The prediction has a mean pLDDT of 89. c-di-GMP-I riboswitch aptamer from uncultured Telluria sp., 93 nucleotides, folded computationally.
RNA sequence: AAAGGGCAAACCCGGCGAAAGCCGGGGACGCAAAGCCACGGGCCUAAGCGGCUCCGCUUACAGGCGGGGUCGUAUGGCAGCCGGGCUGCCAAA
Numbered sequence: 001a002a003a004g005g006g007c008a009a010a011c012c013c014g015g016c017g018a019a020a021g022c023c024g025g026g027g028a029c030g031c032a033a034a035g036c037c038a039c040g041g042g043c044c045u046a047a048g049c050g051g052c053u054c055c056g057c058u059u060a061c062a063g064g065c066g067g068g069g070u071c072g073u074a075u076g077g078c079a080g081c082c083g084g085g086c087u088g089c090c091a092a093a
């Protein structure tokens, strides 16, 4: 390079989830590993937990309960972010 093919971005529909995101169907932006694995880095989310603060109720005035905002944080994610590990079709120059 060819041959047989493979996967499937965005977006849409249905579902799960707090979200990130995932699953199924449609759909193709692309991909020689865009096959599999969270081991390292990075990135995304923040339910829960904690800090600060505002509002309401309550109070023996120490505080307590509920709601909102904000900050931090994976135990949640991303393999089509990079590295790494494992496996893998065909075979011209």
Stems, first nucleotide, its partner, number of pairs: 006031002011026006029080001035086003039083003042078003048073011
NCBI's taxonomy places the organism under Bacteria, Pseudomonadati, Pseudomonadota, Betaproteobacteria, Telluria. Its Rfam family is "c-di-GMP-I riboswitch aptamer". From the family's description: GEMM was predicted in a large-scale screen for bacterial structured RNA regulatory elements.